RNA sequence: GAACGAUAAGGGCAAUCCUGCUGAAAAGCAGGGACGCAAAGCCAAGGGUCUAAGGCCAUUAAUCCGGCUAAGAUAGCCUGGCUGACGGA
Numbered sequence: 001g002a003a004c005g006a007u008a009a010g011g012g013c014a015a016u017c018c019u020g021c022u023g024a025a026a027a028g029c030a031g032g033g034a035c036g037c038a039a040a041g042c043c044a045a046g047g048g049u050c051u052a053a054g055g056c057c058a059u060u061a062a063u064c065c066g067g068c069u070a071a072g073a074u075a076g077c078c079u080g081g082c083u084g085a086c087g088g089a
């Protein structure tokens, strides 16, 4: 240095759920709280998944309803990229 990862040390993050705020929603943020996590730190590039405001299609007298669609979301789904603490075997 690489790989690997412990019933180690010092620490860190925080799922579900509840409350509030934002958002059309998915979801995000803050507080409470811990299921878990060595990258559960960062990046939506590829795949997956979620949502469908707007748009398109269909329908209608006109709406509503319905179908498709990411330019939205997810890094705690996987791959990839960048950074990074510790050291028993």
Stems, first nucleotide, its partner, number of pairs: 004087002012037002017032006035076001041082003045079003048074003054069004

Annotation: The RNA shown here (c-di-GMP-I riboswitch aptamer) has 89 nucleotides and comes from a Syntrophomonadaceae bacterium. Of the family's consensus pairs, 95% are formed in the model. The coordinates come from a structure-prediction model, not an experiment, and the mean pLDDT is 89. Rfam family: c-di-GMP-I riboswitch aptamer. Its family is annotated with cyclic-di-GMP binding in the Gene Ontology.